Notes: Small-subunit ribosomal RNA, 3' major domain from a sediment metagenome, 460 nucleotides, folded computationally.
[in-house]
Context: one part of a larger RNA
RNA sequence: UGACGGGGGCCCGCACAAGCAGCGGAGCGUGUGGUUUAAUUCGAGGCUACACGAACAACCUUACCUGGGUUGGACAUCCCGGUGGUAGCGACCCGAAAGGCGAGCGACCGCAAGGAGCCGGGACAGGUGCUGCAUGGCUGUCGUCAGCUCGUGUCGUGAGAUGUACGGUUAAGUCCGCAAACGAGCGCAACCCCUGCCCUCAGUUACAGGUGUCUGAGGGGACGGCCCCCGUCAAGGGGGAGGAAGGUGGGGAUGACGUCAAGUCCGCAUGGCCUUGAUAUCCAGGGCGACACACACGCUACAAUGGACGGUACAAUGGGCAGCUAGGCGGCGACGCUGAGCCAAUCCCCAAAGCCGUUCCCAGUUCGGAUUGCAGGCUGCAACCCGCCUGCAUGAAGCUGGAGUUGCUAGUAACCGCGCGACAGCCUAGUGCGGUGAAUACGUUCCCGGGCCUUGUACA
Numbered sequence: 001u002g003a004c005g006g007g008g009g010c011c012c013g014c015a016c017a018a019g020c021a022g023c024g025g026a027g028c029g030u031g032u033g034g035u036u037u038a039a040u041u042c043g044a045g046g047c048u049a050c051a052c053g054a055a056c057a058a059c060c061u062u063a064c065c066u067g068g069g070u071u072g073g074a075c076a077u078c079c080c081g082g083u084g085g086u087a088g089c090g091a092c093c094c095g096a097a098a099g100g101c102g103a104g105c106g107a108c109c110g111c112a113a114g115g116a117g118c119c120g121g122g123a124c125a126g127g128u129g130c131u132g133c134a135u136g137g138c139u140g141u142c143g144u145c146a147g148c149u150c151g152u153g154u155c156g157u158g159a160g161a162u163g164u165a166c167g168g169u170u171a172a173g174u175c176c177g178c179a180a181a182c183g184a185g186c187g188c189a190a191c192c193c194c195u196g197c198c199c200u201c202a203g204u205u206a207c208a209g210g211u212g213u214c215u216g217a218g219g220g221g222a223c224g225g226c227c228c229c230c231g232u233c234a235a236g237g238g239g240g241a242g243g244a245a246g247g248u249g250g251g252g253a254u255g256a257c258g259u260c261a262a263g264u265c266c267g268c269a270u271g272g273c274c275u276u277g278a279u280a281u282c283c284a285g286g287g288c289g290a291c292a293c294a295c296a297c298g299c300u301a302c303a304a305u306g307g308a309c310g311g312u313a314c315a316a317u318g319g320g321c322a323g324c325u326a327g328g329c330g331g332c333g334a335c336g337c338u339g340a341g342c343c344a345a346u347c348c349c350c351a352a353a354g355c356c357g358u359u360c361c362c363a364g365u366u367c368g369g370a371u372u373g374c375a376g377g378c379u380g381c382a383a384c385c386c387g388c389c390u391g392c393a394u395g396a397a398g399c400u401g402g403a404g405u406u407g408c409u410a411g412u413a414a415c416c417g418c419g420c421g422a423c424a425g426c427c428u429a430g431u432g433c434g435g436u437g438a439a440u441a442c443g444u445u446c447c448c449g450g451g452c453c454u455u456g457u458a459c460a
Stems, first nucleotide, its partner, number of pairs: 001460002003457003007454007015444002019408005026300008034291002042053002064286007073124001077123007088105002093100002108115002126275002129273003135269002137264003140260001142258001147186006153162003166177003192252004197220007206211001213345001223246001226240005302401001306360007319348002323342002327338004367398001372393007414436007
């Protein structure tokens, strides 16, 4: 000087407390461990691994296994030699395919030299093989925490200190005051985007017209500006007015010096090492989907604030041509046939919870839907291993979940549906969008994490 303390002081944060909804029990989905396996490819491992890489494993992907092939190679550049019935295409046959054999057909650019292609040879290719403790780049985390430093000066023999401490104040090393400090930089804040109010201009695909919901462009508006009080005449704080909005209005983007030899050599790049008839490469099939178990993240429930049936109302994102598909017809339905419109403010385009009515009457039920049988639909070369959906039948566990534990302070939690990416097909995941819309916060003693000052130390 740091780090640490079941030392002290001050102060923050859904950290506790106060509340609401959960998880932990059940069934199922997914990830992981374990076990199994020919293989169940690999990585990630307290917080900061475990619906994570994967924004989609039937084949492909695919890195794994089994079997069958190829060997200058599936792919790149260069050098040397060769190249006319040659290169190439390729019938029959063998084969699961890859591939093998190869009848027959049969060449390009350039005037030329030559080139392309191909064959042979040589340099080499290839490797998701190892090392993230050799690395770049990128990322997580402390933490959007308020910190981390420098120049000059001063103090100290020196390591170093001061500045950055102290009194206030702030979300903030934010600002004020004071002081051997005076300044400055990276952070904070502001500048950026979305949103809430108003004005101007421009409008079609919106509106029946006038218009201007809306969209686009530009501007205004909020600054502790005004009043009272507190405060040191300060920074600022408490209350009030006006206002769509009040003290950072709400949300996002933005992540200092650094820490964890944190993560990634399987995104990419890259040193070294290893491999070269194989650790390369092609193909078929299998596996990544196994299942006595254990954990993690979720979904659906255990019902009456509910289930079922009928009627009826109101969104916002966003996507659409190998696409979205209205309407009509067929089918109980998934869906099929037909087919208008739309390169989209024009067409697809219709939410669900809600509201109204009827029914069920507390039961393992008209709750719950697992599991299983049968019959179908769709995508796709192909749904056996191993997809999704529909109908009929079947109807399991489950009656609110131990110790423990998670999220959330407002248009939030909770509940409700809708879209998108990836995608042929496949969501309970991810990421967005709107609809309905709470409770509680006395307070900082305690738990966890953090900031500043101080104290102890045999630690660095």